RNA sequence: AGGGUCGGCCGGGCAAUCGCGGGCAGCAUUUGCUGCCCGAGGAAAGUCCGCGCUCCAUUGAGCAUGGUGCCGGGUAACUCCCGGGCGGAGCAAUCCGCGGAGAGGGCCACAGAAACAGACCGCCUCUCGGGGCAAGGGUGAAAAGGUGGUGUAAGAGACCACCGGGAUCGGCAGCAAUGCCGAUCGCCAGGUAACCCCCACCAGGAGCAAGGCCAAGCAGGGACGAGAAGCUGCUCGCUUCGUUUGAGUUCCGGGUAGGCUGCACGAGCGUCACGGUAACGUUGAUGCCCAGAUAGAUGAUUGCCCCAGACUCGGUGGUCUUCUCGUAAGAACAUCGGGCGCUGGACAGAACGCGGCUUAUAGGCUGAGCCUGCAU
RNA sequence: UCCGAUGUCAUUUAAUUGGUAGGAUGCCGCGCUCUGAACGCGGUCGUUGAGGUUCGAGUCCUCACGCCGGAACCA
Numbered sequence: 001a002g003g004g005u006c007g008g009c010c011g012g013g014c015a016a017u018c019g020c021g022g023g024c025a026g027c028a029u030u031u032g033c034u035g036c037c038c039g040a041g042g043a044a045a046g047u048c049c050g051c052g053c054u055c056c057a058u059u060g061a062g063c064a065u066g067g068u069g070c071c072g073g074g075u076a077a078c079u080c081c082c083g084g085g086c087g088g089a090g091c092a093a094u095c096c097g098c099g100g101a102g103a104g105g106g107c108c109a110c111a112g113a114a115a116c117a118g119a120c121c122g123c124c125u126c127u128c129g130g131g132g133c134a135a136g137g138g139u140g141a142a143a144a145g146g147u148g149g150u151g152u153a154a155g156a157g158a159c160c161a162c163c164g165g166g167a168u169c170g171g172c173a174g175c176a177a178u179g180c181c182g183a184u185c186g187c188c189a190g191g192u193a194a195c196c197c198c199c200a201c202c203a204g205g206a207g208c209a210a211g212g213c214c215a216a217g218c219a220g221g222g223a224c225g226a227g228a229a230g231c232u233g234c235u236c237g238c239u240u241c242g243u244u245u246g247a248g249u250u251c252c253g254g255g256u257a258g259g260c261u262g263c264a265c266g267a268g269c270g271u272c273a274c275g276g277u278a279a280c281g282u283u284g285a286u287g288c289c290c291a292g293a294u295a296g297a298u299g300a301u302u303g304c305c306c307c308a309g310a311c312u313c314g315g316u317g318g319u320c321u322u323c324u325c326g327u328a329a330g331a332a333c334a335u336c337g338g339g340c341g342c343u344g345g346a347c348a349g350a351a352c353g354c355g356g357c358u359u360a361u362a363g364g365c366u367g368a369g370c371c372u373g374c375a376u
Numbered sequence: 377u378c379c380g381a382u383g384u385c386a387u388u389u390a391a392u393u394g395g396u397a398g399g400a401u402g403c404c405g406c407g408c409u410c411u412g413a414a415c416g417c418g419g420u421c422g423u424u425g426a427g428g429u430u431c432g433a434g435u436c437c438u439c440a441c442g443c444c445g446g447a448a449c450c451a
C1' cells in the first nucleotide's frame, strides 16, 4: 500500500419564532391564563421466544400434548449470552454444524439383480436340472473399509501384515463434554429422528380488551333449559350457583360506547471500585429521575453550520486528436481547490412493562486479529 | 393492543406416507362453417418470497411478506 475477517458506537448540530402532550406551582375559578421542567427508538417493528404483573381453588393430581437437546457456566427466565469440546470449510484472522440409527417400527420414487439377507452380466463347478462365489462390470443420491499377500475349483476379513474407523476394559488429565496412552475384539451391511419413537430436562390455562373501582341507562322481556360455570384435550378432585319459586348470558331482544385505576422508582440508568478468562455479579461508592397519549402529543418555518451528490468555474498531471507546428487549440481521464448557487440527509413513531432473537436501515466514526507485496 | 386462521396458473379447485404440479373456466392458434357460436385438436400461464433438513420439498422446519376473521362493557 492492497485485500480480507470479527466487533463497538453514532445516526445530523445550534439558535429563533409558532404549535402539540404531560407534571408541578401560582392566579383565576370549572376550565382557562401565566411561569418553570420534561417529552420516542436502535430497532418503539415482526409478535418468534422468555419473564414480571393480573385473574382462574393462595393452581391440586395423572395422562395426553408441546418445547429444548455436545459439556460447563451466566440469568428472573429463555429457542438468548459467555467459555470450552468434537467435526467440517478457509493459507490465516475467522466462520458453520451438534443427543440416540448397536431398543423397535416406517420410508428410501425412477433406475438397478438387490435399498438390507438380494445375484442380471460375470467367475468356478457340474450328472447341464442345478450348486458355490461376490473380486470385476453395470444402476443409483446411497451397494459389504483400503493396499498388498496367503488361500481356493472360483472367491471373500475366510486368514495374515500395514493403514483408517468403531466398540469394550484399564490408567492418566479434566467439574464435564472429551483428549492421550495401553490392552482386547475382524466388530467394519447404508441413509433418514426439521417421520414415529427412545433417553434426559422443562412447561397448568388465559391475557392490560388481564384485573379492580365508580357513574349513566334499558326490560331479566322472550326462547332454550337440568345441569351450568371456574378459558385448549381426557380422567379425577375441589369450589360456587341451580333443579319448575328455574341456574346459565347459549340464542333473540334491550341499554351504554363515560371516567378513575392498573400505568411509569424500576430484574432502573450513568461513572468508578472490587470479584470473574468471559457472559455477568456486588449488603460497594457516587451521581441521576428518564414519554405516558387514548384516535392517540413529541411537529413546522427561517437562519447559520456539517455530510453527500449532480452541475459549474479554475489550477496541476501525463495521454490523445487537429492545425497556421506554437509556452497553440480542443477532448476525455486522474487529482486539488472554489460556488452568499441547486438537490438530498436512511429505516422508521411508544400504547402494561422488561430481557432476548429476527427483520428494515442513507451515511459516518472507531477498535482488534489475519494474508499478500514493497522498503528499512 | 391481543388472539386465531390462510396463501397453488388471470379465476376457481385437485395433488394418498415427500417422488413427472392435474382439471374446469379464460386466453392464443388451427380445423369445421358462407360467417359467427357450439364442437374437435394443439398450445400458453402457477406452488407468496428467502434460507435450511433430505438424494429429492407444493408438502417438513425457520424467518419475512401479503390477505382474512375475531375480541368492549351492563342487565
Stems, first nucleotide, its partner, number of pairs: 001372003005368006012305007020039008041347001045358002048356005053207004060236004065203005070084005085098005099198002104196002106192003120137002122133004145163006164188002166185008211261004220249001221252003224248001227241004254450003268288005273282003306345004311339007319331004323326001377447004382442002386401004395431001402420006424440005